[in-house]
Molecule: Bacterial RNase P class A
Organism: Aliiroseovarius sp.
Formats: sequence, structure tokens, C1' cells
RNA sequence: GCGGAUGGCCGGAUGGCCGCGGGCGUCCGGCUGGUCCGGGGCCCGAGGAAAGUCCGGACUCCACAAGGCAACGGUGCCGGGUAACGCCCGGCCGGGGCAACCCGAGGGAAAGCGCCACAGAGAACAGACCGCUUCGCAUGCCGAAGCAAGGGUGAAACGGUGCGGCAAGAGCGCACCGCGCCCCUGGCAACAGGGGUGGCACGGCAAGCCCCACCGGGAGCAAUGCCAAAUAGGGGCUGCAAAUGGGUGCCUUGCCCGCGCAGCCCGGGUUGGCAGCACGAGGCGCCUGGCGACAGGCGUCCCAGAUGAAUGGUCAUCGAGGGGGGAAACCCCUGGACAAAAUCCGGCUUACAGGCCAUCCGCGCAG
Repeated sequence: GCGGAUGGCCGGAUGGCCGCGGGCGUCCGGCUGGUCCGGGGCCCGAGGAAAGUCCGGACUCCACAAGGCAACGGUGCCGGGUAACGCCCGGCCGGGGCAACCCGAGGGAAAGCGCCACAGAGAACAGACCGCUUCGCAUGCCGAAGCAAGGGUGAAACGGUGCGGCAAGAGCGCACCGCGCCCCUGGCAACAGGGGUGGCACGGCAAGCCCCACCGGGAGCAAUGCCAAAUAGGGGCUGCAAAUGGGUGCCUUGCCCGCGCAGCCCGGGUUGGCAGCACGAGGCGCCUGGCGACAGGCGUCCCAGAUGAAUGGUCAUCGAGGGGGGAAACCCCUGGACAAAAUCCGGCUUACAGGCCAUCCGCGCAG
């Protein structure tokens, strides 16, 4: 210098003017004299993702003796961190890369069931298409027996390589590798290394059922609590009381309608305010412990709180970057991505113009 890997950070700056949401004073003004209205003053006012709402919690209500079992859902190498997690850190194993480093739904297939397309003779208690070998006599595109090394198919062919052996072959025998079992050493462990032994016995899929271990009540701030307002005028049904009003010409009884009270139903009306709700697993700095995630201590700071929902507009100067002109100095034009709180917190995932810092790897050149 070129190419690459990982981690962290920033996300236009300053000022003027106008405007918006919230808080604290109570300085001024108003009259309807108030926890009122208006003005002035001081302070605060989006994000690294505020997003997706995918996990884990705090908080609230409902349910509920405790515990167990079953069902359902989730998690799944080991150790640690944490309030908790499916997150994070450190390792192990497998895969990729020359390397820095990256990726992995990473328990069990020897409990059982199921599945393994196409091709192929055969796909799991295997099998014989082409072949190889021996025998027979009828000498052939023949028959019988043996074999599974070679060819062929496939994602996968019932251990691999080599030597011996054999009619040809074969774990048939042996060595090494792989695999199972046992033991030793190291490690908390996952696991690694070594020794012995067995003699090939055990193909793959659990992101199909299943088995094992662990975890899990439900609903969510439109939770929930309080205050205010409203329940007017109506309709229907049932019951009670009264025997009072009206009707059936009059009286009695009965019936019907209405009135009264109570209950239920329909329909109508009300759709405001306060709390929850902004001091919290809180931010920043330093020290200590730890490889690290993180933990502890000390100091310091207060940091949005809306509810059709504020956080904006404009001007000036500067400006990363981009474009044009010029030999150069320089000049001109342009001028910031993704997006935006709504109970809060820890994560994950996704989007993102441009830029900064640190560490590391490979190659080339120079000393």
C1' cells in the first nucleotide's frame, strides 16, 4: 500500500426569530375571586432502533390450600451470568476459511412404531442385473452350484485401505484406521488422550410419532382503583295492594282499561376527570473482583409524559459527503439515511445515507 475479520461509537453543528407539550415559582393583569383565566420568568421535551410485538419479567385483576399425576405447550452439548429468558459470556464437538474468524433446532435411532421419492437386481432379519469361479455334456445367447471383490444405480448399497488366503471370493485370517465394551489419566463438566478387548455385531430421518430431563395457571394499562355525570320521558311481562276513578243503562258480583308499589326485560341517555404514570433490576464517572458475561463499593445527576395525541417551521454561518469547472490555488451548485414515544424494564429480530475509533489476519514493497 492492497484485500479481509471482529468489537465499539456517532447518526449534522451553533445562534436568532416564530410556535407547540409538560413541570416549578407566584412577579404582573383580569373578574365570575378560583387548586380560575391571560402574560412574563426558570427547567425539561424521542430513538439506536421509539419499529416488529417474537421471547423473558415488573405491576394489576381473575382463579387457586400445599403437593402429586395426567394432558397440552415450550426448551434441549457443558459450565457460568441474570429478577428471568428461547438472551448473554466462556468452553466442547462438527462443518467452512491459507488465516484473523465465521456457521450449527447440538439430548436419545441399542424402548417401540413409521418413513426412505426417482433410479436400481436389491433401501434394512438385504440382494444377484452385468460379471467372476467350478462342474456337467447336449459345446450353447446352455444348465446346475458357489461368490459378492470389480462394474452399474442412487442422497445413502449392510465398515475403509493393504497384505495373506482361495477354484473364484469373503473379517475367512492379520496390520492400521473406524466402531462397540472395559479400564487408566486430565478436566467441575461437555469432552480429550492412552491402554486392553471384541471381531463387524449397530445405515439415515426425532424439523413424523415417540422416550428422557427441565420449565410453564389465565388475561392484560382499553389491566385496575376512585370521583363526577347519568339512570329523563317511554314500552312489555309478572306479582301485590286497594276495592278508590272510568266503561258495560242502574245496583251487586264478575270482566276490561287506567292510576299506585315491587321485580325482570327491551329501548333510550351518559363516553368526562384523577390515580396507575415517570426515582428506575435507572444514567454517567472512578475503584475493586472476574478471561468474560457480570457483580460489589463510592461519588454524582434527575432525564418526555401527550390522550386525535407536543417534540415543529424559518433564516444566517459552518459542514461530512456528492456533482461541475480549473494546470493549481481555488470557484460554482447541491446538502443528511432508517424512522418516530403512549405502563415500564431486559433481550432478540428487522430497517439504516454517511462517518469515526480500536484490535487482529493474509499478500506485496522498502529498511